A computed fold for a 74-nucleotide RNA from a Nanobdellati archaeon, annotated as transfer RNA.
Rfam family: tRNA. Gene Ontology term of the family: triplet codon-amino acid adaptor activity. It is annotated as a transfer RNA.
RNAcentral holds the sequence, with entries from ENA.
The organism belongs to Nanobdellati, within Archaea.

């Protein structure tokens, strides 16, 4: 230099099919339970989806330009 993939909650990841209300688990907080803790049960917190632009009535999703990381080729 060329190519492919990944980027969404504090963490690990779904969601992209076919554009239409952003989710799960873990975590954290409060309560129940317990002598106390763990486990368990109930409730709650948490992301304008890597950045910018475009298309569209509407974009995490489609298009363009970048950034970061991983891998392959040279």
């Nucleotide at each position: 230099g060329g190519g492919u993939g990944u980027g969404u909650a504090g963490u690990u990841c779904a969601g992209u099919u076919c554009g239409g209300c952003a989710g799960a688990a873990c975590g954290c907080c409060c309560g129940g339970u317990u002598c106390g803790g763990g486990a368990c049960c109930g409730g709650g917190c948490a992301g304008c989806c890597c950045g910018g632009g475009g298309u569209u009535c509407g974009a995490a999703u489609c298009c363009c330009c970048g950034c970061a990381c991983a891998c392959c080729c040279a």